[in-house]
Context: one part of a larger RNA
RNA sequence: CGCAGGAAGAUUGCGCGGUUCGUUUCCUAGUACGAGAGGACCGGAAACGACGCACCUCUGGUGUAUCUGUUGUUCUGUCAAGGGCAUUGCAGAGUAGCUACGUGCGGAACGGAUAAGCGCUGAAAGCAUCUAAGCGCCAAGCCAUUCGCAAGAUUAAUCUUCCCUUAAGGAUCGUGGGAGACGACCACGUUGAUAGGCUGUCGGUCGAAGUGUAGCAAUACAUGUAGCCAAGCAGUACUAAUCAUCCGAUCGA
Numbered sequence: 001c002g003c004a005g006g007a008a009g010a011u012u013g014c015g016c017g018g019u020u021c022g023u024u025u026c027c028u029a030g031u032a033c034g035a036g037a038g039g040a041c042c043g044g045a046a047a048c049g050a051c052g053c054a055c056c057u058c059u060g061g062u063g064u065a066u067c068u069g070u071u072g073u074u075c076u077g078u079c080a081a082g083g084g085c086a087u088u089g090c091a092g093a094g095u096a097g098c099u100a101c102g103u104g105c106g107g108a109a110c111g112g113a114u115a116a117g118c119g120c121u122g123a124a125a126g127c128a129u130c131u132a133a134g135c136g137c138c139a140a141g142c143c144a145u146u147c148g149c150a151a152g153a154u155u156a157a158u159c160u161u162c163c164c165u166u167a168a169g170g171a172u173c174g175u176g177g178g179a180g181a182c183g184a185c186c187a188c189g190u191u192g193a194u195a196g197g198c199u200g201u202c203g204g205u206c207g208a209a210g211u212g213u214a215g216c217a218a219u220a221c222a223u224g225u226a227g228c229c230a231a232g233c234a235g236u237a238c239u240a241a242u243c244a245u246c247c248g249a250u251c252g253a
Stems, first nucleotide, its partner, number of pairs: 001152001005163007015149004021049007033038001051106005059100004066093005071086006111143002117137004164252001169247004173189005194240003197236005203229003210223005
């Protein structure tokens, strides 16, 4: 942009794609078979591997926006306490998110028509013959089943509801996102919890500063489940989503 007004929701499925795996153990059964050694078909059960999809509760990884320790130097006049730089200075942990080495799930079953193959009946050809008429069985393959996409399926489908008064409505713009290269998509724009802030909470770090006590001091202890804290969760209009503009033209040729 189209689907001859617009919006929202729910469907159909033309068609397209994904999957289709394997091993071991046990039972049947030490049975059939075999002199013995050995050792099944069929059927049933369990576990595992590889692969695939999803997820982050657990176990881990990362986590240069969190916390702590610490070296050198410089700055805040000095002490103390801190900031900067040195690969994130180095080191120890670590939230969210993203992840695998982690967790969950999947391959099933049934059916139809068949291939090679195996048959029944059966002539041509008094016999024989699975085939010529007719009728069966049978594969990880085909169709269907299963999972996903799917009306640009221009053959543009279907159903329901609502709106058109200042058109309905859409876009620009703004606040953002589990969405994202940009468009797009989704949420919200005061009739508001969209983001930030604040408060609480989860969680992380590991015991702040100041003061006091003990010690010559380094330091330790107390105040104190302390202080600080990112992306999580909830609440709260304090801040910012202001104002407005553009397209769309009369119930749909």
This is a predicted structure of a 253-nucleotide part of an RNA (large-subunit ribosomal RNA, domain VI) from a museum specimen metagenome. Model confidence (mean pLDDT): 87 of 100. The RNAcentral record of the full RNA draws on SILVA.